[in-house]
RNA sequence: GCUUCAGUAGCGUAGUAGGUAGCGCGUAAGUCUCAUAAUCUUAAGGUCGUGAGUUCGAUCCUCACCUGGAGCA
Repeated sequence: GCUUCAGUAGCGUAGUAGGUAGCGCGUAAGUCUCAUAAUCUUAAGGUCGUGAGUUCGAUCCUCACCUGGAGCA
């Protein structure tokens, strides 16, 4: 340099042949207990890597860029 894969909540991840994003762990509060842990309930937390384009509408499609992995040279 070229090809290819990945980037989604603090961490690990799902998602959809375009229709408004979940799960587990963790965090906070409550429940329970003499107390702590565990259990159970609830809540917060995501500009879906960045920018642009297509579209009524983009996490999803297109292009460029950034970061990381693999392969080729």
This is a predicted structure of a 73-nucleotide RNA (transfer RNA) from Microctonus hyperodae. Its Rfam family is "tRNA". Its family is annotated with triplet codon-amino acid adaptor activity in the Gene Ontology. Taxonomically the source falls in Microctonus (Eukaryota, Panarthropoda, Hymenoptera, Apocrita). Its mean pLDDT, the model's own confidence on a scale to 100, is 83.